[in-house]
RNA sequence: GGGCGGUUAGCUCAGCUGGUAGAGCGCUUGACUUACAUUCAAGUGGCCGUUGGUUCGAUCCCAGCACCGCCCA
Numbered sequence: 001g002g003g004c005g006g007u008u009a010g011c012u013c014a015g016c017u018g019g020u021a022g023a024g025c026g027c028u029u030g031a032c033u034u035a036c037a038u039u040c041a042a043g044u045g046g047c048c049g050u051u052g053g054u055u056c057g058a059u060c061c062c063a064g065c066a067c068c069g070c071c072c073a
Stems, first nucleotide, its partner, number of pairs: 001072007010025004019056001026044006049065005
C1' cells in the first nucleotide's frame, strides 16, 4: 500500500431483505435466612464508533475518516 471482517447497555452478544433497540451476566431494592450464598419479585441501564449522502423515515443502504483483528504484498 491492497483485500476482508468487526465497532450496539458496565461485560459477552442478538437485532428477522429501513418504521427512533433486546437477551444473558452485572448493579440496586425487597422477600427468604441468625447471617451469607442460592432462589423468587420489582427496578436499573445504550440517541447503535464518527462525519456526510440517499430516503417521508437509517443500527440496517452508500461514501470518507478513526480504532481493533485476519490475510496478501
Predicted 3D model of a 73-nucleotide RNA (transfer RNA) from a Candidatus Omnitrophota bacterium. Its Rfam family is "tRNA". It is annotated as a transfer RNA. The coordinates come from a structure-prediction model, not an experiment, and the mean pLDDT is 82. The RNAcentral record of the sequence draws on ENA.